[in-house]
Predicted 3D model of a 474-nucleotide part of an RNA (small-subunit ribosomal RNA, 3' major domain) from an uncultured bacterium.
Context: one part of a larger RNA
This record gives sequence, C1' cells and structure tokens, in this order.
RNA sequence: UGACGGGGGCCCGCACAAGCGGAGGAACAUGUGGUUUAAUUCGAUGAUACGCGAGGAACCUUACCCGGACUUAAAUGUAGAGUGCAUGAGCUAGAGAUAGUUCUUUCUACGGACUCUCUACAAGGUGCUGCAUGGUUGUCGUCAGCUCGUGCCGUGAGGUGUCGGGUUAAGUCCCAUAACGAGCGCAACCCCUAUCGUUAGUUACCAUCAGGUUAUGCUGGGGACUCUAGCGAGACUGCCACCGUAAGGUGUGAGGAAGGUGGGGAUGACGUCAAAUCAGCACGGCCCUUACGUCCGGGGCUACACACGUGUUACAAUGGUAAGGACAAAGGGCAGCUACCUAGUGAUAGGAUGCGAAACUUAAAACCUUAUCUCAGUUCGGAUCGGAGUCUGCAACUCGACUCCGUGAAGUUGGAUUCGCUAGUAAUCGGAUAUCAGCAACGAUCCGGUGAAUACGUUCCCGGGCCUUGUACA
Repeated sequence: UGACGGGGGCCCGCACAAGCGGAGGAACAUGUGGUUUAAUUCGAUGAUACGCGAGGAACCUUACCCGGACUUAAAUGUAGAGUGCAUGAGCUAGAGAUAGUUCUUUCUACGGACUCUCUACAAGGUGCUGCAUGGUUGUCGUCAGCUCGUGCCGUGAGGUGUCGGGUUAAGUCCCAUAACGAGCGCAACCCCUAUCGUUAGUUACCAUCAGGUUAUGCUGGGGACUCUAGCGAGACUGCCACCGUAAGGUGUGAGGAAGGUGGGGAUGACGUCAAAUCAGCACGGCCCUUACGUCCGGGGCUACACACGUGUUACAAUGGUAAGGACAAAGGGCAGCUACCUAGUGAUAGGAUGCGAAACUUAAAACCUUAUCUCAGUUCGGAUCGGAGUCUGCAACUCGACUCCGUGAAGUUGGAUUCGCUAGUAAUCGGAUAUCAGCAACGAUCCGGUGAAUACGUUCCCGGGCCUUGUACA
C1' cells in the first nucleotide's frame, strides 16, 4: 500500500421487511448430468453452464458411427505435354458416389481462345494447445470510482490531491484545506415516448357544402380534426413560501401536457476472474498427408432404471361449454400474403380477385350479453393409446406438424427451501417477426389490450461504496 475480520462508523441496492404472483409435488416440452450405444459429434459447469453456441438435426446441415469409393484431390493459379471436348439425350451395373457404353458435339480475323486428361509446384484438416495469441463476450457494475502533471511531505515503499463538514442518483456540487490543475468515467450531447405550434396533405382523415346508396369518405370537394413525418417550442429548482453561509432540501404552492434525472433505450472507466471462445473468423507452435484430407448410401445427434435446471398446461365456478356482439399496436408479403365463392365436420382442396402495399391481405384474445353446468376426479384436466385423414418435401420407418372420431392417465394448490417484481410495473390476454420447403416454438425478440397490492423501517440475510481500526497474510 492492499487484502481479510462472526472489528467500528456512515450510506446504497426488490438486499431484507411489507405485498402480489410463481418454482420445489403432477403430466408434457426443452437443456444438462449420468447410463447405454457402432455412434449417441463438439463446446459451455457456483454466482457469470444447464429453452446456452443452435434466430429452427427427416436427407442436407454434420463435425460422430458403419459400409462403399478417390489420392493434385471439392476450388483457384502457374509451367510443360496431349486432346476436342464441354453440354444435352439415353442404355447397362450399382445403395449411391461412380464406372462402362450409344447418339450429338467446339469457335477462329489460323496468332490463339475455351474445355478435358496427364505431370510438377502451391492444397486440405470442425486435428491439439483459449495456459502462446488477435478479435469478440460474460461478470463485479451503469457500481462511482480509476489515474496523471507540477508542487509539498517522507531515507524509502509511498502519501497528499481523492481527506474533513454538508449535499447528491453520482469523486454531483458547495465550504474548508499544501495543495493547484487536468484526464478516463458520472451528467449532458444521440434515439423512442408524453404536450403544443408550424410546414406538407396521398394511399391516411371527413367538420362544413353538394351528389349518391339497402349500406360504406362511396363521389365532387375540403386542409378544419385524427394521423403521417420534417422543422421548432417546452422543464431550467426558472417563479413563490419556508429551512440553509452556500451547494441544496421541503411544499395536495402556482403555472403547466409533463416537476425536480418526466418514462424507456443506446452508451459499460482503470481493472478482476491465466473467466469463455483455436468449432464464427484470424493466427504462432505441434501433429495427419493413398489420411486425422475428400465424395457417397444408411444410421446417429431424437437412446432411457434415474437426478437436476428452465418452461408450458392444469388441478377449476373470479371457472368450463354454447350462441351472439365490440375494440389494438407493431410487423410481414410475389417461388409471397390472399379477400370472396364452392366442396369437406375439419386440417385443407378447387376456382377467383386485389396487392411489390398508409391503397390489397395476413387479422386479435381476454372483455360484454344471454343460456347451461352446481362442487363431482366432474360438461375440471388433457397426457397416453387405437383408427381415419390433410399438408410440406426425392423421401415423414427410425424421426415432421396439423385435423377428425374414439380413449380419457396423473393432478383436489404442492416438504425443507427458493425466484421475480416498486407503476402503465407485477399479474393476465392475445398479436407479430426472425430462422424456415415443412416443423417438434410451450423457445427467443418485439407489439399492444385489461391492469393491481405494498414499502413502518434499515435490527437482521446477501452484494456494493467511503472513512477508520486490528493483523503472525501478500
């Protein structure tokens, strides 16, 4: 100087407390461990691995296993030699890769171009080392810290500044001060959102005027309103009262759409964990070179006495079922989204129309009204299994999703323990997108609808910051 203490002081955080809803019990989905296997490819492992890499494993992907093949090789270039092919259409063998074979078959301004074959040189490796590395990322932590120059103090390591008194979300600011200044962080500048003005009105809108319809901004028209999207305004403790030297604090104070960081996002200091990644990529070294490279068929990554994590659906009446009625936002769409019609109980199919989209389309649910069920393993719950189908795709056996009929398991609110959340939040309800032929999505990421309860307080648990103290630790 640090680190540590079941030392002290001050302070903060959904850290506790106060509340709300979950997990832990059930079934299923998914990841992991273990076991099994020819293979169940590899990585990630307290917090910071375990719906993680993977934003989509039937083939492909694919790295694994079995079998069949190739050896300058799947790609590209150079040099030399040779050829006229390549392509297309068949036939034979084969699981295919591939091999054999038939027909067709170059262009030339004659220099050559192009293709193929052979030879030579450069290949290739998801093989090892993340403890040789770059780059990127997690975490402490969006915590308020981490440092420097000069000066001063100390023999020196080092200290001071950065401490103290206040204040703040903040090393934020004020005062004081052997310190005076400065940098990286904080804050602000950026984006979205909440209000208003202005400009512009098409595909959006429709108050006034007119026309028209069973009906509809449908039409003429309008530029008011909503909205769209550019530019501005607006919030600064600016004003008032009180407290305070100041910084600042308090106020069902005014005004205001918004009040003291308005809400959210992006943004992550010096560093820590030899943290993660050689399988995104790059790269040093080592290793393989008729194989640890490459191609193909099939299988596996989907196994299953079991254990754990993360979720989904439930156990019901604040509910289930049936009929009728209403209201979003943000996205996507041409090998696409599809209105509408017809067929089918349905998944879908056959027609048909609009839209490369503020134009057409995808397209809501919880909710409301009425009826019924009456506390039951039930009209709760839907696993599992049987049968029949639909769709995608060369192909759904291993191993897809969906539909219909039947079947109708566990489950009656879950031990110890444990997680999230302070407001348009939790809870609850649906919608969309990426990936994608299809889909194991109940995942991820966005979007809106409905919309709470509680916080006395900081003694305790956990994590962190500052000061101080002890230490046989570095």

Its Rfam family is "Bacterial small subunit ribosomal RNA". Gene Ontology terms of the family: ribosome and structural constituent of ribosome. Its mean pLDDT, the model's own confidence on a scale to 100, is 82.